RNA sequence: GGGCCGGUAGAUCAAUGGUAGAUCGCCACCCUUCUUAGGUGGAGGUUGCGGGUUCAAGUCCCGUCCGGUCCA
Numbered sequence: 001g002g003g004c005c006g007g008u009a010g011a012u013c014a015a016u017g018g019u020a021g022a023u024c025g026c027c028a029c030c031c032u033u034c035u036u037a038g039g040u041g042g043a044g045g046u047u048g049c050g051g052g053u054u055c056a057a058g059u060c061c062c063g064u065c066c067g068g069u070c071c072a
């Protein structure tokens, strides 16, 4: 330098172009003598960044940055 894969909540990961969710973690409450476990609810997101297409983009297209991998 080139090819491919990936980047989404604090962490690990989902999401057929049509309301961005799950689990763990965090907060509050219930339960419990206390803790663990269990139950209920809640907060938390510029979907790496910048553009384009579309009525509508995490998803499609272009550029770019970062990580992994292969080739040279």
Stems, first nucleotide, its partner, number of pairs: 001071007010024004018055001026042005048064005
Molecule: transfer RNA
Organism: Candidatus Aenigmatarchaeia archaeon